[in-house]
Molecule: SAM riboswitch aptamer (S box leader)
Organism: Hymenobacter swuensis DY53
RNA sequence: GAUUUAUACAGAAGUGGCGAGAGAAUAGGCUCCCUGACCCACUGGCAACCUUCGACCGCGCGAAAGGUGCCAAUUCCUACCCGACCAGCCAUUUGGCGGCGGGGCAUAUAACCC
Numbered sequence: 001g002a003u004u005u006a007u008a009c010a011g012a013a014g015u016g017g018c019g020a021g022a023g024a025a026u027a028g029g030c031u032c033c034c035u036g037a038c039c040c041a042c043u044g045g046c047a048a049c050c051u052u053c054g055a056c057c058g059c060g061c062g063a064a065a066g067g068u069g070c071c072a073a074u075u076c077c078u079a080c081c082c083g084a085c086c087a088g089c090c091a092u093u094u095g096g097c098g099g100c101g102g103g104g105c106a107u108a109u110a111a112c113c114c
Stems, first nucleotide, its partner, number of pairs: 001114001004111005013043005021032003026079004044071003049067002051064004075106001080103004088097003
């Protein structure tokens, strides 16, 4: 780095360092940020994918926290497809915008494998 599977509206911050942008990518929006963001280190914490233990025929369950991960905003939101449901707005034959629901793409993380 690629494939596959699972999950992604819950949860969890202090200190120090650095010094200007940051929120993956494109676009739009929105937000964070010199009262120091992002990032890094330490400490603390969250969670429970793998792991260990217990019980179980099994599925699944409970406990722990060794390996990861994570600790602004739903993956910050939208974009593509579908909708018989549905506030509202525009125009009205039909419809368009928008909200909502489902799916897809992309991304992130875990686990297996190459």